């Protein structure tokens, strides 16, 4: 930079990620080379073998071997002497205090930097000076003798050397004592000299140039002490110290010093600038990281320190140790023993064992560097040089290079046509690093050594290593893998799986279409590696110096006074500590950066520059800080004057009221509540008068008012007594500000002691609410509320906002106070000290703040660092106790949070609509039936549809069919569609069998085009590609429907404007409207889809047009009829048009839109009615109209029949019919309809039949003919009864459709004649041609309708109104809700 809290914003804010590093491990993988590096953990025990020895030119012996004599004699051997030689072992001398390892201790002058030693030392080296005389006496080795297992362990007893030790001499000097002189320094002192006294040296060796040696001065080199500064975490360590702190004198040391001892002092010493305690760690140059600042770290290399089994250090030796491969003592372990005793120390190279995630060979060589000895040669030399092993790091190389399209196979994929791997392979043509193998073969070497005066000259040495390298031979030939592909994050598809099996760094993926699991195909990153894991810097401005915050996100300490610290007006002068500049000195080398150079390049390694940001030391500057001195007056304070105020303490007083007691009066109740009850009251309560007594808080004034540091303060009077303010300019002269500890205060509630105690009133009791009520409500009722005295120390102690100073626009109220004005007032203007409002600039994440800042700046303190654990526990302080203060950790989340946004929702508010309530009218729920639904229940009762919006719904019509369900029986390229091959025309009658499906015969029939081969329908057969599927997923899906709702909008744009934004605005305000309809105002102006209008019908008139409709008028005509002949006026039919606009009055509103009454009109304010259904919710319904993705079944989840089911039936619900009756029922009766049907149809008249209905035909493809009769209506009769009501059920006889009515259709006649007498809670529909009620027609449909859609006839009641109840619309408020209550 990036994910990650939200519906989205914005901000706080934490988690996580991309990058960098590593002494690494760990998976997978693995070709070469150079350079590095390579026990981090058990400073855990170690086998082996090496890692310090050298000098014979110090020394005394003197071993082999050599050379010379002798002697025996066996003539080449013995034994001797001498000489050269020098092995082992000693004496001596020099090294072993270097080199090598380790990091255990250790918070130290331990490092690191700079500075001092007038408080020291330094073996070998250099320089300069002086010298080295005479003597002496012993001891290892060695022999002998003992002693032990051994440990060369050790005792006698004998001999002898030296550069061993020793006395004397000498002193160029030297220490030291005592007396002086000079000159010098920050003190103690130092230097330099003079007298005098004491005291102090040697060493030889060599054949020789030499080498040594004493002693005294210098130098270097190395060491040592001192001291400024700087680097770890805890304060839940706060006090620590008696050699402590100083001095005097002694000890000791190379040397100061309490180092160490006596003795004096103790207003010592040390400490919040963090003593002391406890935890941690070697320290640095550097490394890594970062822009830097910083943060993290000290491995290899290099400086220092510490350690060397562990402890003591205990010393000794020495220049140098308190000694890694010396000693003593103790201790654990480990060995060796004859049990008496003795050995031993790998944190040195290699190595082993153990512990570990994990770290290598018991390897060559002194050739080169360096080291020791030694004159030298030389000899040691696991430092070192080199090899080996490990991809542990960095660096380079290669694993070919070119040309190749029919874009081969092969996988993957698919829409089957292609696509992709992919120029990738093949294939041609090339090249030969590296690797194999064969020749050659380095550099590193030249010091020492010999010869020469010398220049020079000769000789001899190589572990790496037969390496590096050069030169050849063949020949693409030996040589790529590892993670990743859901965002972050480069890089998708298929397949398996199915909240399984996994994945994950964070957000998350996985519940049948997974780019997030596994394979796979492709694809990306990086490559002899890739990824993972740890750990670390970063990013993280997330501990913020540089660089952060604290009103509401974490975060101002309850206030206030103050110590200590920080900070701090103004004039002048001096000084020079911070600060500046210049100049010196240090800041070790590698390291780092530049530049050149050297290995083929690079890593590396070599020169040379810089650069090490720091330290000190000198010189200069004086503006600013600081320090001195001296001065101002405005900041602060004081002093005069003076108002204001519930400011504090104390004593006192006063009235209203509750409440009790006592008395009167009086009489059934009072009292409380939504409603009651508990409780008081006939023993007299409540009310109501009088009088007494106690407490306790002060109504009205009272206010955004006053006061006061905050808590906090309210009757009145009086004493004390503290603080602000106004003026006034007299004093003082910065005397200021803040403030870590620390100190006083400190509501309420609590504690202790004693007092008081009238309301109230926890705790408790009772009544009641309620499911329950440990509660809310009553009825009582203790602590406590009061008062003195002590304690607690906390609060939303809030302005949620620390104090203090300055500075930056105004308005308006209010207290207090001053001052000028005049018109003297309940005046006006100014100022000053508070309070409160609202506001600009400005600041905030926004809210919001805005001279009382959250603004602009200073000072100085408090506080914060994801959320939960937790203001918790431990621990320490307070506290009587309650408890308070101080404060964490494990674990565990992925966020928690502030503030705005838009919805949702409230038993939140305003406004407003609707048959939503109310007002009315008729139902439903009861009854019997139909029906459709749950449930039962069956082989199957196919499926779907479930509040509202499922349930007379898919279904406008299951006896077969329909069927999809179940039982039986058959078919397998299939009932269908396309394609091939073969045969047949296709096609009609029909026998048998069988429930049929299907089987199996028979007969007729030979058709069209035609280029004559053969086509094209149709039908049998076969094969197989396919077909079929009302199987599954309506949570994959079109497409169509429901519903919020015909509600006015929760829809929306475009431009502009606002706000970091999410969004606002418009669309909100006032009216008005059926309406987001108008109107007016408004940062907003317009526009969209909805409203409305245009559309179709009903109402009225016109004009056209007059069959089949009509009949005024004229003529015919009948028993009667528009029945004719006429006629198109009327009705009416169906095209066109007019008519309605709030258009005219009046009122009213705002003058506006718009209300409201009127005229006129058929019709009046949307004239009735209907289609019309915005952006959207419900993952609403529907895969079983259709249409499709996947899935699944293929002799079956396909297809074909038959028969049975969908019609069951204890039950429950909805939706209908029909009643229960006189607003009726039965009989009678030639009164009106409308909008439909109709050819596989309606079917007149006529005839039969009680009737359903038949029989027979006329007429009609319809304004012609049918259906067709309307019914309620009017007359008449019953008289309230289970009825002349009401019609279930059942019986029997038909009728009608159909292949067929048993399971199962309807209709009719006749018996029969259930229930029901207006329906509990609760519910439903209706506001006018509505409801009520009457009947008619249709679609389905062969037959079935009480359902559905339509159609007129008759025809009401009511609405005061919006409190409530249900839906809904605007605004607006709250929200811890967004799958939204």
């Nucleotide at each position: 930079g990036a994910g990650u809290u939200u519906g989205a914003u914005c901000c706080u804010g934490g988690c996580u990620c991309a990058g960098g590093a590593c002494g690494a491990a760990c998976g997978c993988u693995g070709g070469c080379g150079g350079c590095g590096c390579g026990c981090c953990u058990c400073a855990u025990a170690c086998a082996u073998g090496c890692a310090a020895g050298u000098c014979g030119a110090a020394c005394g012996a003197g071993a082999a071997g050599c050379c010379c004599g002798g002697a025996g004699c066996u003539u080449g051997c013995u034994c001797u002497g001498g000489g050269u030689g020098g092995a082992a072992a000693g004496u001596g001398g020099c090294g072993a205090a270097c080199g090598g390892g380790u990091g255990a201790g250790g918070a130290a002058c331990a490092c690191g930097u700079g500075a001092g030693g007038a408080a020291c030392c330094u073996g070998c080296c250099c320089u300069g000076g002086a010298g080295a005389c005479c003597g002496g006496g012993a001891u290892a080795a060695c022999a002998c003798c003992g002693g032990g297992a051994a440990a060369c362990c050790c005792g006698g007893u004998g001999c002898u050397a030296a550069u061993a030790c020793c006395g004397g001499a000498u002193g160029c000097c030297c220490u030291c004592a005592u007396c002086g002189g000079a000159c010098c320094g920050c003190a103690u002192g130092g230097u330099c000299u003079g007298a005098u006294g004491a005291g102090g040296a040697a060493a030889u060796g060599g054949a020789u140039u030499c080498c040594g040696c004493u002693c005294c001065a210098g130098g270097a080199u190395g060491g040592u002490c001192u001291c400024g500064c700087g680097g770890c975490c805890u304060a839940u360590c706060a006090g620590c110290u008696u050699g402590u702190u100083g001095g005097c004198g002694g000890g000791g040391u190379a040397a100061u010093g309490g180092c160490u001892c006596a003795c004096c002092a103790a207003u010592g010493g040390c400490a919040a600038u963090g003593a002391u305690c406890g935890g941690u760690a070697g320290c640095c140059g550097g490394u890594c990281u970062g822009a830097g600042a910083g943060g993290a770290u000290g491995g290899c290399c290099g400086g220092c320190c510490a350690c060397a089994c562990u402890g003591g250090a205990a010393a000794c030796u020495g220049a140098g140790a308190c000694a890694c491969g010396g000693u003593c003592c103790a201790g654990a372990c480990u060995c060796c023993u004859a049990c008496g005793g003795g050995a031993g120390g790998c944190a040195g190279c290699a190595g082993u064992g153990g512990g570990g995630a994990a770290u290598c060979u018991u390897g060559c060589g002194c050739a080169a560097u360096g080291g020791g000895c030694g004159a030298a040669a030389g000899c040691c030399u696991g430092a070192c040089g080199c090899a080996g092993c490990a991809a542990c790091g960095c660096c380079g190389c290669g694993u070919g290079g070119g040309g190749g399209a029919u874009g081969a196979a092969g996988c993957u994929u698919c829409u089957c046509g292609g696509a992709g791997u992919g120029u990738a392979a093949a294939c041609c043509c090339c090249u030969u690093u590296c690797g194999a193998c064969c020749c050659g073969g380095a550099c590193g070497a030249a010091c020492c050594c010999c010869c020469g005066c010398a220049a020079g000259g000769g000789a001899u040495u190589g572990a790496c290593g037969g390496u590096a390298c050069g030169g050849g031979u063949a020949g693409a030939a030996g040589a790529a893998g590892c993670c990743c592909c859901g965002g972050c994050u480069a890089a998708c598809u298929a397949c398996g799986u199915g909240c399984c099996a996994g994945c994950a760094g964070c957000c998350g993926c996985g519940g049948u279409a997974a780019a997030a699991c596994g394979u796979a195909u492709g694809g990306g990153g990086c490559c002899a590696g890739c990824g993972u894991u740890g750990c670390u810097c970063g990013g993280a401005a997330u501990u913020a110096c540089u660089g952060g915050g604290c009103g509401u996100a974490a975060a101002g300490g309850g206030u206030c006074c103050g110590u200590a610290a920080g900070c701090g007006g103004u004039g002048c002068g001096g000084c020079a500590a911070g600060u500046c500049g210049g100049a010196a000195g240090u800041g070790a080398a590698a390291u780092c950066u530049c530049a050149g150079g050297g290995c083929u390049u690079a890593a590396c390694c070599c020169u040379g520059a810089g650069g090490c940001u720091g330290c000190u030391c000198c010189c200069g500057a004086a503006a600013c800080u600081g320090c001195c001195g001296u001065g101002c007056u405005c900041g602060a304070g004081u002093g005069c004057u003076a108002g204001a105020g519930a400011g504090g303490c104390g004593a006192g007083u006063g009235g209203a009221a509750u409440u009790g007691c006592a008395g009167g009066u009086g009489u059934a109740g009072c009292g409380g509540u939504g409603a009651a009850a508990u409780g008081c009251g006939u023993a007299g309560a409540u009310a109501u008068c009088u009088g007494c007594a106690g407490g306790a808080a002060c109504a009205u004034c009272u206010g955004a008012g006053g006061c006061g540091a905050a808590a906090g303060c309210g009757g009145c009077u009086c004493g004390c007594u503290g603080g602000a303010u106004c003026g006034c300019a007299a004093c003082u002269g910065a005397c200021g500000c803040u403030g870590a500890g620390g100190g006083a205060c400190g509501a309420a509630a609590g504690c202790g002691u004693g007092g008081g105690g009238a309301g109230c009133a926890a705790a408790c009791a009772g009544g009641a609410u309620u499911a329950g009520a440990u509660a809310c409500c009553c009825u009582g009722g203790u602590a406590g509320u009061c008062c003195a005295c002590g304690c607690c120390g906390u609060a939303a102690a809030c302005g949620a906002u620390g104090a203090g100073a300055a500075c930056u626009a105004g308005a308006u109220g209010u207290u207090g106070g001053u001052a000028g004005g005049c018109u003297u007032g309940a005046c006006c203007u100014a100022u000053u000290a508070g309070u409160a409002u609202c506001g600009a600039a400005g600041c905030u994440a926004a809210c919001g703040c805005g001279a009382u800042a959250a603004g602009u700046u200073c000072u100085c303190c408090g506080c914060c660092u994801g959320g939960g654990g937790a203001g918790u526990a431990c621990g320490g302080c307070c506290g009587c106790a309650a408890g308070g203060c101080u404060a964490a950790a494990a674990c565990u989340c992925a966020a928690a949070g502030g503030a705005a946004u838009u919805g949702a929702c409230g038993g939140g508010g305003g406004c407003c609509c609707g048959c939503a309530c109310a007002a009315g009218c008729g139902g439903u729920g009861g009854a019997g039936c139909a029906u459709g639904u749950g449930g039962u229940u069956u082989a199957a009762u196919u499926c779907g549809a479930u509040g509202c919006a499922a349930c007379g719904c898919g279904a406008a019509g299951a006896a077969c069919c329909u069927u999809a369900c179940c039982u039986a029986c058959c078919c397998u390229u299939g009932a269908c569609a396309u394609c091939c091959a073969a045969a047949g025309a296709a096609u009609u009658u029909u026998g048998c069998a069988g429930a049929g499906a299907u089987g199996u015969g028979a007969a007729a029939g030979u058709g069209c085009c035609g280029a004559a081969a053969g086509g094209a329908a149709c039908u049998u057969u076969g094969a197989g590609a396919c077909a079929g599927g009302u199987g599954c997923u309506g949570c994959a899906u079109g497409g169509c429907u429901g519903u919020c709702g015909u509600c006015a909008g929760u829809c929306u744009c475009g431009u502009g404007u606002u706000g970091u934004g999410a969004g606002a605005u418009g669309u909100u305000g006032g009216g008005u409207u059926a309406a987001g309809u108008c109107c007016c105002g408004c940062a907003a102006c317009g526009a969209g889809c909805g409203c409305a209008a245009c559309c179709c019908u009903c109402g009225u008139c016109u004009u056209c047009a007059g069959u089949u409709g009509c009949c005024a008028u004229c003529g015919g005509g009948u028993u009667a009829a528009g029945c004719c002949g006429g006629g198109c006026a009327c009705u009416c039919u169906g095209a066109a048009g007019a008519a309605a606009c709030u258009g005219c009055c009046g009122g009213u509103g705002a003058u506006a839109a718009g209300c409201c009454g009127g005229a006129g009109g058929a019709a009046g304010g949307c004239g009735g009615g209907g289609a019309u259904g915005a952006c959207g919710u419900c993952a609403a319904g529907u895969c079983c109209u259709c249409a499709u993705g996947g899935c699944c079944c293929u002799u079956a989840u396909g297809g074909g029949c038959u028969g049975g089911g969908c019609u069951a039936c204890a039950c429950a619900c909805g939706u209908g019919c029909u009643a229960c009756a006189a607003u009726g029922g039965c009989g009678g009766u030639g009164a009106c309809a409308g909008a439909g049907g109709g050819a596989c149809g309606c079917g007149a008249a006529g005839g039969a039949g009680c009737g359903a209905u038949c029989c027979u035909u006329a007429g009609c493809c319809a304004a012609u003919c049918u259906c067709g009769a309307a019914a309620a209506g009017c007359c008449g009769u019953c008289u309230c009864a289970g009825u002349u009501c009401g019609g279930a059920u059942u019986g029997c006889u038909c009728u009608c459709u159909g292949c067929a009515a048993c399971u199962c259709g309807a209709g009719a006649g006749c018996a029969u004649g259930a229930a029901g007498u207006u329906g509990g809670a609760a519910u439903c529909g209706c506001u006018a041609g509505u409801a009520a009620u009457c009947g008619c027609g249709g679609a389905u449909c062969a037959g079935c309708a009480u359902g559905c859609c339509g159609c007129g006839g008759u025809g009401a009641a009511u609405a005061c109104g919006u409190u409530c109840c249900c839906g809904g619309g605007c605004c607006u408020u709250g929200u811890a809700c967004a799958c939204a209550c």
Notes:
Model confidence (mean pLDDT): 84 of 100. Small-subunit ribosomal RNA from an uncultured bacterium, 1381 nucleotides, folded computationally. RNAcentral holds the sequence, with entries from ENA. Rfam family: Bacterial small subunit ribosomal RNA.